[in-house]
Context: one part of a larger RNA
């Protein structure tokens, strides 16, 4: 002085409490423990490892394993020697590698011999290389406490000193936030503003958007127009400004009025001093160690995809608020050139033919789904559910045997709502429904993001967890 306490005071967080939906029971996918294995590469471990690093293991990635191979090396840099570079056929092999030919002579310079440059090869070493160790040598970089209100300096004072004050106290706030008072006065980081997007609205502009009126169409399609939606650049607006009432004539607080929004309007983005020897040497850099005919390099094949079980996270379900057909409406982000691909035709279907338009507010991707009309099922393991396995195809791609997706026929398994125990969410939230994007040849039940439709409940702070501040005890430091 801290930190601790089944001490005490005062606040707070979806902490509880009050709700709605779940996870635990069941199939499946992914992740991990274990165990197999030749190998199952490595890391991550309470919250804060476990759909995590991985935003995509069929070869490639790939770091592992067998096997077959190289030794200055796959890629740099230096010397020496030789060939221009390239281009190209054969043999051999599981590929790489090896082995044996053929074409072919530039540029810039010269004393016409050479020299250089830029490649290639040979050789010899100096280096190279190492996803090897060490995150407890380390930088950066991220988790976490926690978007918690703290965490500090100056100079005064006090104290013999560690120190303390200020930063305590009243009140008041999301907030060490303000404001009164006070041996303190003052300043830093943080808060909070300034930055994005969103609700409101002027002007500027109007094609690729839009169409009120007019005129044309099968259609904003076309003349025409730029009012309205919209784009996307630039202001405005909110500040407790104004009332009324509490409060100390304060800060503020409660209600109100205008207003498109009202007291941080709703979201992000930003995360102080540090802690956890927190996490990463496999992003990268990087002491130090440690290999160096091997822990390095090349290659082909397997393995990362194994399966008695166990755990964590999801999809799908168990049905009638449903399933199934049949009709019919509405969206935002977005991406598109070795690219997105209409129409049309085909084919039950995955697809496949075909190629118009689009560098793209123009063309595409593109159907939104849930919803609503209308029919059928009538409560059963079923016209619920859809694992599982058979046969048949479609695409990608050198190649789907280990090990991709997706149709179509056929099978139709648990499962009838889940113990103990647990998690998310306070509003356009949760639930529910699609749709898009990054990776990506092909591969999404996951991740990022984006609309549709849209709720219940919060008396309250006694309890459980976590955290702030004040006070106390302490055999702790």
């Nucleotide at each position: 002085u801290g930190a601790c306490g089944g001490g005490g005071g005062c606040c707070c967080g979806c902490a509880c409490a009050a709700g709605c939906g779940g996870u635990g029971g069941a199939u499946u996918a992914u992740g991990u423990g274990g165990u197999u294995u030749a190998a199952u590469u490595c890391g991550a471990a309470g919250c804060a490892a476990c759909g995590c690093g991985a935003a995509g293991a069929a070869c490639c990635u790939u770091a592992c394993c067998u096997g077959g191979g190289u030794u200055u090396g796959a890629a740099a840099u230096c010397u020496g020697g030789a060939g221009a570079a390239c281009c190209u056929g054969c043999c051999c092999g599981a590929a790489g590698a090896g082995g044996c030919g053929g074409g072919g002579u530039g540029c810039c310079u010269u004393u016409a011999u050479u020299g250089g440059a830029a490649u290639u090869c040979c050789a010899a070493g100096a280096c190279a290389g190492g996803u090897g160790c060490u995150g407890c040598a380390u930088g950066g970089c991220c988790g976490u406490c926690g978007u918690c209100a703290g965490c500090u300096c100056g100079u005064g004072u006090c104290g013999u000193g560690a120190g303390a004050u200020g930063u305590u106290g009243g009140g008041u706030u999301a907030a060490g936030u303000c404001u009164c008072g006070c041996a303190a006065c003052g300043a830093g980081c943080g808060c909070a503003a300034c930055c994005c997007c969103u609700a409101u609205u002027g002007u500027u502009a109007g094609u690729u958007g839009c169409c009120a009126g007019c005129a044309u169409u099968a259609a904003g399609u076309u003349g025409g127009g730029c009012a309205c939606u919209c784009u996307a650049a630039u202001g405005a607006g909110a500040c407790u400004g104004c009332c009324u009432g509490g409060g100390c004539u304060a800060a503020c607080c409660a209600g109100g009025a205008g207003g498109a929004a009202g007291g941080u309007g709703g979201g992000g983005a930003c995360g102080a001093c540090g802690u956890c020897a927190g996490g990463u040497c496999c992003u990268c850099a990087u002491g130090g160690c440690c290999c160096u005919u091997a822990u390095a390099c090349c290659c082909a094949g397997g393995g990362c995809u194994a399966c008695a079980c166990a755990c964590g996270u999801a999809a799908u379900a168990c049905a009638a608020u449903g399933g199934c057909c049949g009709g019919u409406a509405c969206a935002g982000c977005g991406g598109g050139a070795a690219g997105c691909g209409a129409a049309c035709c085909u084919g039950u279907g995955a697809g496949g033919g075909g190629g118009a338009g689009c560098u793209a507010a123009u063309c595409u991707c593109u159907a939104a789904a849930a919803a609503c009309c209308g029919g059928u099922c009538u409560c059963a393991g079923u016209c619920c559910g859809g694992a599982u396995u058979g046969g048949a195809g479609u695409c990608u791609g050198c190649a789907a045997c280990u090990c991709g997706a997706c149709u179509c026929c056929a099978u139709g398994a648990a499962g009838u709502u889940g113990g103990a125990a647990u998690c998310g969410c306070u509003a356009g939230u949760a639930a529910u429904c699609g749709u898009g994007g990054a990776u990506c040849a092909g591969c999404a039940c996951g991740c990022c993001a984006c609309g549709g439709u849209g709720a219940a409940u919060a008396c309250g702070u006694u309890c459980c967890c976590g955290g702030g501040c004040c006070u106390u005890g302490u055999a702790c430091a």